The RNA shown here (transfer RNA) has 73 nucleotides and comes from Agathobacter rectalis. Lineage of the source: Bacteria > Bacillati > Clostridia > Lachnospirales > Agathobacter. Rfam family: tRNA. By type it is a transfer RNA. The coordinates come from a structure-prediction model, not an experiment, and the mean pLDDT is 81.
């Protein structure tokens, strides 16, 4: 330098071929229970790396950037 392929919530993963409010497990808060702390019940906050394109419509299709894997020279 090139080519692949990867990025989704604090972690680690789903989202079946573009479609209604993106999903669950640990964790987070708070609240019930208990003398009090764990447990364990119940509620809630929190998310498509970043810029742009295409489409009535994008986490998903194109395309830069960034970053990570791996692989030619």
């Nucleotide at each position: 330098g090139c080519c692949u392929u990867a990025u989704u919530a604090g972690u680690u993963u789903a989202u079946u071929u573009g479609g209604c409010u993106a999903a669950a497990a640990c964790g987070c808060u708070a609240g019930u229970c208990c003398u009090c702390c764990a447990a364990a019940c119940u509620a809630g906050a929190g998310u498509a790396a970043c810029c742009g394109g295409u489409u009535c419509g994008a986490g998903u299709c194109c395309g830069g950037u960034a970053u990570g894997a791996g692989g030619c020279u």